[in-house]
The part of an RNA shown here (small-subunit ribosomal RNA, 5' domain) has 509 nucleotides and comes from a microbial mat metagenome.
It matches the Rfam family "Bacterial small subunit ribosomal RNA".
The prediction has a mean pLDDT of 83.
RNAcentral holds the full RNA, with entries from SILVA.
Context: one part of a larger RNA
RNA sequence: GAAUGAACGCUGGCGGCGUGGUUUAGACAUGCAAGUCGAGCGACGAUCCCGCAAGGGGUCGGAGCGGCGCACGGGUGAGUAAUACCUGGAUACCUGCCCUUAAGACAGGGACAACCUGGGGAAACCCAGGCUAAUACCUGAUGAUACGGUAACGUCAAAGGAGGGGUUAAGCUCUCGCUUAAGGAGGGGUUCAGGUCCUAUCAGCUAGUUGGUGAGGUGAAGGCUCACCAAGGCGAUGACGGGUAGGGGGUCUGAGAGGAUGGCCCCCCACAUUGGGACUGAGACACUGCCCAGACUCCUACGGGAGGCAGCAGUCUUGAAUCUUCGGCAAUGUACGGAAGUAUGACCGAGCGACGCCGCGUGGAGGCUAAGGCCUUUUGGUUGUAAACUCCUGUCAGGAUCUAGGAACGGGCAGUCGUUAAUAGCGGCUGUUUUGACCGGAUCCAGAGGAAGCCACAGCUAACUUCGUGCCAGCAGCUGCGGUAAGACGAAGGUGGCAAGCGUUAUUC
Numbered sequence: 001g002a003a004u005g006a007a008c009g010c011u012g013g014c015g016g017c018g019u020g021g022u023u024u025a026g027a028c029a030u031g032c033a034a035g036u037c038g039a040g041c042g043a044c045g046a047u048c049c050c051g052c053a054a055g056g057g058g059u060c061g062g063a064g065c066g067g068c069g070c071a072c073g074g075g076u077g078a079g080u081a082a083u084a085c086c087u088g089g090a091u092a093c094c095u096g097c098c099c100u101u102a103a104g105a106c107a108g109g110g111a112c113a114a115c116c117u118g119g120g121g122a123a124a125c126c127c128a129g130g131c132u133a134a135u136a137c138c139u140g141a142u143g144a145u146a147c148g149g150u151a152a153c154g155u156c157a158a159a160g161g162a163g164g165g166g167u168u169a170a171g172c173u174c175u176c177g178c179u180u181a182a183g184g185a186g187g188g189g190u191u192c193a194g195g196u197c198c199u200a201u202c203a204g205c206u207a208g209u210u211g212g213u214g215a216g217g218u219g220a221a222g223g224c225u226c227a228c229c230a231a232g233g234c235g236a237u238g239a240c241g242g243g244u245a246g247g248g249g250g251u252c253u254g255a256g257a258g259g260a261u262g263g264c265c266c267c268c269c270a271c272a273u274u275g276g277g278a279c280u281g282a283g284a285c286a287c288u289g290c291c292c293a294g295a296c297u298c299c300u301a302c303g304g305g306a307g308g309c310a311g312c313a314g315u316c317u318u319g320a321a322u323c324u325u326c327g328g329c330a331a332u333g334u335a336c337g338g339a340a341g342u343a344u345g346a347c348c349g350a351g352c353g354a355c356g357c358c359g360c361g362u363g364g365a366g367g368c369u370a371a372g373g374c375c376u377u378u379u380g381g382u383u384g385u386a387a388a389c390u391c392c393u394g395u396c397a398g399g400a401u402c403u404a405g406g407a408a409c410g411g412g413c414a415g416u417c418g419u420u421a422a423u424a425g426c427g428g429c430u431g432u433u434u435u436g437a438c439c440g441g442a443u444c445c446a447g448a449g450g451a452a453g454c455c456a457c458a459g460c461u462a463a464c465u466u467c468g469u470g471c472c473a474g475c476a477g478c479u480g481c482g483g484u485a486a487g488a489c490g491a492a493g494g495u496g497g498c499a500a501g502c503g504u505u506a507u508u509c
Stems, first nucleotide, its partner, number of pairs: 001509004006505005013360006019353002026316003030313003035068003040065002044061007075271003085195007093188003098184007106140004115130006146155003160176002163173002197243003204234003209231008246268004250261004273294005296307004324350001326349003332346001333344004363392004372383004396450001398445006405439002410434010453498005458479003464493005474481002
């Protein structure tokens, strides 16, 4: 000099863009953060319509069965020195949703919730009996290029729903699905080589250890596991041990080489009160799932139960130190849904903090040496064109009026094209209409009005005098100042520097 997720002191007008628990991976009150589908299914409630009634239909609703999602998104950096990460290879493997291609979707069956009845419990919740539907579950058939096998041969599947037309019906039509197989895209698993901090006051380490045969296991190679056999394997090119640490893209600094660093953003990894375990599933050994054990907190009728903010806010604690218990799903994205849409503390916005960077303003021009302050050789000098005063301007902030853009979609209406037997349905296009939490722009009004401080002034280092003090009080980055004329302490005037900041401290180069 540059830099910072900074803090502290004094001061503080506005805006834009960023950024904000670095300490306690400490403990957490409260609310919200993952749902959705009635076009898979049966029943129930409310209400409306048709009907004399029986019954039928519509709208709304909350449960249940079922499907998909909940493995993403969001947080944190504890652990990890290599099961991680980075760069470049390899393959013995898996892959829901999506895309392409081929083939299929036949015939049956029995349950369980909901519901009803009865019972237990303080509660959480649980038990028994009975009824019922399905894209839930099961069986048979068919069955390939799939699986097993050299082959013959053997083995494995499915589900329907909305609309239309149709006399009931029928894959007849359209569309969303279902099953099998092959391929793709994207994603993942595994593996190899090189790179990746300090320490030798850590020198030897290792029995599933190193290799083989066989078996088990896995989606998959493999001591991954096991039985047997052999005695190997690693190490001063630093094994083993100890300490520290998430890694990278990057960031800071520097002419570079290098040094330091990994906050925000992006990629990867790991973790979710501590430890362990599996279940479901395409995917987890699963942050807001389950089970067991521990610590802690809460409820209890003492028998037993409930919980997990390193999600967003917020509280306490700790600390030099770090924000709102805000608005909205309008946009982008995600989940579900045929769609309308619903959900979304992701996200988009607003709020707080000069925490940072950037921009703007606090007025401009003229104006005879006023007063006051300070100094003085008592003449004057200086503050100083500075002020007053005169003439202007109108940024920002303030008030009023008007109004682009962030809006694209989707929906409604009209038209047209495709599909189709069809004017229905569905899809495409055109026109029109509708959707904004929050932010912005223009014009006019008023009036210099509301807006400057901080540090320094002995040398390094830009900037000097007077008074007070008297080795005292104090200053100080280094040299050093202060003991009666202190340009170095304190005050005042003046001056210099930077400026909505200025200084100090800490840390890095």